[in-house]
Small-subunit ribosomal RNA from an uncultured prokaryote, 1381 nucleotides, folded computationally.
Rfam family: Bacterial small subunit ribosomal RNA. Rfam links the family to the GO terms ribosome and structural constituent of ribosome.
The sequence is in RNAcentral, with records from ENA.
The prediction has a mean pLDDT of 84.
RNA sequence: GGACGAACGCUGGCGGCGUGCUUAACACAUGCAAGUCGUACGCGAACGGGUUCUUCGGAACCCUAGUAGAGUGGCGCACGGGUGAGUAACACGUGGAUAAUCUACCCAAUGAUCCGGGAUAACAUUUCGAAAGGAAUGCUAAUACCGGAUAAGUCUUCGGACUUAGUGGGAAAAGGUGGGGACCUUCGGGCCUACUGUCAUUGGAUGAGUCCGCGGCCCAUUAGCUAGUUGGUGGGGUAAUGGCCUACCAAGGCUACGAUGGGUAGCUGGUCUGAGAGGAUGAUCAGCCACACUGGAACUGAGACACGGUCCAGACUCCUACGGGAGGCAGCAGUGGGGAAUAUUGCACAAUGGGGGCAACCCUGAUGCAGCAAUGCCGCGUGUGUGAAGAAGGCCUGAGGGUUGUAAAGCACUUUCAAUUGUGAGGAAAAGCCAAAGGUUAAUAACUUUUGGCCUUGACGUUAACUUUAGAAGAAGCACCGGCUAACUCCGUGCCAGCAGCCGCGGUAAUACGGAGGGUGCAAGCGUUAAUCGGAAUUACUGGGCGUAAAGCGCGCGUAGGUGGUUUGAUAAGUUGGAUGUGAAAGCCCCGGGCUCAACCUGGGAACUGCAUUCAAAACUGUCUCACUAGAGUAUGGUAGAGGGAAGUGGAAUUUCAGGUGUAGCGGUGAAAUGCGUAGAUAUCUGAAGGAACACCAGUGGCGAAGGCGACCUUCUGGGCUGACACUGACGCUCAUGUACGAAAGCGUGGGGAGCAAACAGGAUUAGAUCCCCUGGUAGUCCACGCCGUAAACGAUGUCUACUAGCCGUUGGGGAGCUUGCCUCCUUAGUGGCGCACCUAACGUAUUAAGUUGACCGCCUGGGGAGUACGGUCGCAAGAUUAAAACUCAAAGGAAUUGACGGGGGCCCGCACAAGCGGUGGAGCAUGCGGUUUAAUUCGAUGCAACGCGAAGAACCUUACCAUCCCUUGACAUCCACAGAAUCCGCUAGAGAUAGCUUAGUGCCUUCUGUAACUCUGUUACAGGUUCUGCAUGGCUGUCGUCAGCUCGUGUUGUGAAAUGUUGGGUUAAGUCCCGCAACGAGCGCAACCCCUAUCCUUAUUUGCCAGCGCGUUAUGGCGGGAACUCUAAGGAGACUGCCGGUGAUAAACCGGAGGAAGGUGGGGACGACGUCAAGUCAUCAUGGCCCUUACGACCAGGGCUACACACGUGCUACAAUGGCAGGUACAGAGGGCAGCAAUACCGCGAGGUGGAGCGAAUCCCACAAAGCUUGUCGUAGUCCGGAUUGGAGUCUGCAACUCGACUCCAUGAAGUCGGAAUCGCUAGUAAUCGUAGAUCAGAAUGCUACGGUGAAUACGUUCCCGGGCCUUGUACACACCGCC
Repeated sequence: GGACGAACGCUGGCGGCGUGCUUAACACAUGCAAGUCGUACGCGAACGGGUUCUUCGGAACCCUAGUAGAGUGGCGCACGGGUGAGUAACACGUGGAUAAUCUACCCAAUGAUCCGGGAUAACAUUUCGAAAGGAAUGCUAAUACCGGAUAAGUCUUCGGACUUAGUGGGAAAAGGUGGGGACCUUCGGGCCUACUGUCAUUGGAUGAGUCCGCGGCCCAUUAGCUAGUUGGUGGGGUAAUGGCCUACCAAGGCUACGAUGGGUAGCUGGUCUGAGAGGAUGAUCAGCCACACUGGAACUGAGACACGGUCCAGACUCCUACGGGAGGCAGCAGUGGGGAAUAUUGCACAAUGGGGGCAACCCUGAUGCAGCAAUGCCGCGUGUGUGAAGAAGGCCUGAGGGUUGUAAAGCACUUUCAAUUGUGAGGAAAAGCCAAAGGUUAAUAACUUUUGGCCUUGACGUUAACUUUAGAAGAAGCACCGGCUAACUCCGUGCCAGCAGCCGCGGUAAUACGGAGGGUGCAAGCGUUAAUCGGAAUUACUGGGCGUAAAGCGCGCGUAGGUGGUUUGAUAAGUUGGAUGUGAAAGCCCCGGGCUCAACCUGGGAACUGCAUUCAAAACUGUCUCACUAGAGUAUGGUAGAGGGAAGUGGAAUUUCAGGUGUAGCGGUGAAAUGCGUAGAUAUCUGAAGGAACACCAGUGGCGAAGGCGACCUUCUGGGCUGACACUGACGCUCAUGUACGAAAGCGUGGGGAGCAAACAGGAUUAGAUCCCCUGGUAGUCCACGCCGUAAACGAUGUCUACUAGCCGUUGGGGAGCUUGCCUCCUUAGUGGCGCACCUAACGUAUUAAGUUGACCGCCUGGGGAGUACGGUCGCAAGAUUAAAACUCAAAGGAAUUGACGGGGGCCCGCACAAGCGGUGGAGCAUGCGGUUUAAUUCGAUGCAACGCGAAGAACCUUACCAUCCCUUGACAUCCACAGAAUCCGCUAGAGAUAGCUUAGUGCCUUCUGUAACUCUGUUACAGGUUCUGCAUGGCUGUCGUCAGCUCGUGUUGUGAAAUGUUGGGUUAAGUCCCGCAACGAGCGCAACCCCUAUCCUUAUUUGCCAGCGCGUUAUGGCGGGAACUCUAAGGAGACUGCCGGUGAUAAACCGGAGGAAGGUGGGGACGACGUCAAGUCAUCAUGGCCCUUACGACCAGGGCUACACACGUGCUACAAUGGCAGGUACAGAGGGCAGCAAUACCGCGAGGUGGAGCGAAUCCCACAAAGCUUGUCGUAGUCCGGAUUGGAGUCUGCAACUCGACUCCAUGAAGUCGGAAUCGCUAGUAAUCGUAGAUCAGAAUGCUACGGUGAAUACGUUCCCGGGCCUUGUACACACCGCC
């Protein structure tokens, strides 16, 4: 995608044509579904009509009519209709056979239809029984029944060699009706004639029986089955053959081409699907079969072992008077039940067909119709045109608009279908009656045929169709919109609710859930579900595979089977062609025709790929046959070999035993211990015993079918290769079942036992150690015989055959050449390496194929369950072999790629280790975090990369937190209206915000109306939020890491992912550079360009400087002046491996040197590739969404962020003598200063105060730098170390130092004597140490940032720890080892 006898959900206008219990072959109430014939027969009412009579109740006769009814008899009931239980079968299909048969009614032909007889039902009477049903007696008819005659054919007997002919026996019948001239009559009729019936025979037609070939399901975990079984003879039976039945005889018959058994199933034409081959199916329609409550049996009949017949048995149901009876819907309706599910107890015989009848006619739930169901197919409609103000409403919005949408409304028009009015075909032809003509006949009658006329027959049906009327009027839904797959947005929800065919969606921005708007698809339907075919080459015949994905049996031999070299002739089984018969109809297909079209119906054709018979051909295959030698084999000469079996022999080594020497250890391990040893081990020497295995040779060497085979000698024996040729003449290949062999381990019996060694014991290791290691040690390993029958039994590659580029080794044989050698070449049989074509998913394979062909065998069909269970076979056992299913998953797997990772490898780097110096971790304090506490202790940051971090500074403020008071267009922004300039003094209440009262003030601009700013009041839009989400974001930042990497274009290689470039050889701090190279180039990074610093030059000269000249001072560039120096600040120079030598590929580069202030990036800074960590930040800022709106917003005062059993990080000060204290004394750099820095002076012990010269600063101030140097003291002491803590007294800032500031003085004087495990920083002007300044700031640094002073030690080196880079390797990892399992 197609399809369906479907069902379910939502929805539903009309018509045509089909279809409708797939389940319980479950049970059935009720009605109907098979009768008919009076022209076979005997009886025989009632109703009706007429006439007469009548007491008006009725009676008699005639007609209808011998009608209804029951009975005898005939035909039918064996058809039609239903169902699919059974059946794996000659049941079905197809083609044959019947010389082995039957056939009522029908057709044709021939002949006949004669003479008799006795009953019986009905009926009547009696009688039994509840009933259903009987019984007895009597009467009666026939086309009922019986006897006789005759005919044909058949059978039998006799005779007969056979044939022909003949004789004897048994063996037929039925009449009815119509008409009628002559003749006869018992007046019924005979007789004649027509029709019909009957009998016999023959033939046909139709239908049926029986037999046979072939065809179509599953299971071998069903392998053997069979005694009437197979055959024969005699007999019986049948319509007919036959073990169909029976007696006897023989011992057969079927089966791997699947018997027997089990399961399932009606078969077919066809139907659905598919390109086809196939696969699935067997409703409706048609053919056959089987069945009729279940089982069995026969009767009748032409036909049955009989759906609406009989008998018997059983189950069930019903009636009963309990003694007995009745019944069979798988006929049509209908009921119950079952079920997801399947219709009316309808109309009619009008048509078609059937039964009976001469016919009229009767019967017919066959059939024709109608009803119900969108159950299917087909057709039609639900309007058409116009219509932009692009209406309203809805939805979305980037607020402009977009979309729904010409859609609607409006205007104009039409009326199919439905509704309504009327008209109205076709399905109807017959039959019957009348007339004419023909046939028959003795006949003008009767009967019959044809023609004409008359008359009438419709269930459907209110038919189809046509027509009238009215009006857009009555008529649209369903599914879907993440991908597959056409169709997108909003809201709600928040891993919930839910969706889902597969992948999957949903954890606060869901095109995937639910709703809405919009859209897409189909449409009176649309979806879902079940089952089926396709796609699926996913069972592969067409048309697949097996080295590694599933898959080659462990290996040979060999049976059946399959297959087979060259050639001659024959044959005609296969093969090919023609013809004939058949292959039902319907269906499919083609061409026509009829319903308005279509579905549907109908005519013709084609097709039905098949089967059978027959004719022909002879290439190929088969069969037979004449030959051949290229396949195969035999004989013969050589040859290599761990090929196999048996027997014998040998040496080395281990162990044990005996003896000698000898003394304290041996042994073992990473280190040990168990163990052995003073009863003498180990070691060493001599001797002996015993078992097992055979060093070197030894080799991708050899042999064997595989397993496997290794000392030497003898013997028996298999196979291979090779040289010449002689012989056989296709004898070949493969091989299901079968059978031989088959490592190790294991089993049985008996030996043997040196070493080794499962189990076991002990010692170690370890958290544990039922392991690895050690000391011991038993089965076993060895031999003989017998089992087992499996291995990663592997080349993971079945055997055989032929063909298809090469090169290089090696083993065995043969040949040739000369240059005679350890030579070269050729050939063949093995065994290896590399490699082309081709093949392969790739890896790879590649004359030893996984290439190209042929033959045969084995095996595979997603993963797990499972090579398991059950069953069978084998085995002593262990177990082997054969071998499923339920259930479960959406994967499992192969090869290759890129990464990541590895207690993989190689190379390299980094204060990474090492070598050093100083710290942290211990103490006290400061500060931050966790935790705890609290009304609150606001929030964030959490390994490195949070923790003196945001915070460059919380007493109020800050402040976001807490408790209280208070405001609601608001503290802040814009717009509007009104009023007032703004603003402000004072008083009262209150903690204040605030509220009330009150005073002063009237400004700027102006076109003189007003207006800007500001304030009060009011209204609506709105403001506001340090509320949430850093996992919705921008921006900014951290980190790997200043590590050397990260990529692209084009080209090339690969099916592809990708690779190459970027790898390799060197080198570098560097993917820095050089060389090479299927790559060539380029970009972001590196480096350089920028800033500071180190040297010099030029220019400039004040506030800086002062060499030389001068003035002045106790003294000072203080002054005149100077421009040399320093400094300042502008511009330049300089360093580039430039030069020399060496090393190196002569390259890049490295090493050393010279010169130089500086040398190999001189030192420092800024600068941070592609990316990683959903890293950090919504509390800097910005921002989507969500949330709050008399509060999560705003204001005020107070409190908190400063708490404190504890734990951690970062620091400061110390523990002292390289020191502390006291005195004296020297030398910086860089900064800051007007709400500021502040000098001299004075006061105070001091913090500081008073005061205010100078300075917006190269001028003045902060501002005395400190360590250092020098003098003195202290003397190892918890101290003259250390300074915490506490008490007292003060200073400063500030509205305010209580919670909660800093500093000063006096007093106090804690811990601490160098710090466990562990851990941090640093490679030179660095560490360490010393002080100075600044930002923030009213005040408040031990923090941060910057500055200078003094100024070391060490680096052998890259094994190890950590991190990183490149190459390579393994991978079952890809969220990537914090993985997977």